Predicted 3D model of a 76-nucleotide RNA (transfer RNA) from a Steroidobacteraceae bacterium.
RNA sequence: GCCGACUUAGCUCAGUUGGUAGAGCACAUCAUUCGUAAUGAUGGGGUCCACAGUUCGAUUCUGUGAGUCGGCACCA
Numbered sequence: 001g002c003c004g005a006c007u008u009a010g011c012u013c014a015g016u017u018g019g020u021a022g023a024g025c026a027c028a029u030c031a032u033u034c035g036u037a038a039u040g041a042u043g044g045g046g047u048c049c050a051c052a053g054u055u056c057g058a059u060u061c062u063g064u065g066a067g068u069c070g071g072c073a074c075c076a
Stems, first nucleotide, its partner, number of pairs: 001072007010025004019056001027043005049065005
């Protein structure tokens, strides 16, 4: 330099014929216990990487940029 994949909650990840987003773990509160753990119940938490475009409407489609990972190429 070229090609590809990925970016969603604190973490790991789901989420389609485009219709204002979920799980597990973690966290908080309550119950249970002499107390902790475990268990059960309830709850909080996200401008879906950024900016544009298309659309009545974009996490989803298109473009550009950024970041992460992988492959290839170059290395006088």
NCBI's taxonomy places the organism under Bacteria, Pseudomonadota, Gammaproteobacteria, Steroidobacterales, Steroidobacteraceae. RNAcentral records the identical sequence in 2 taxa.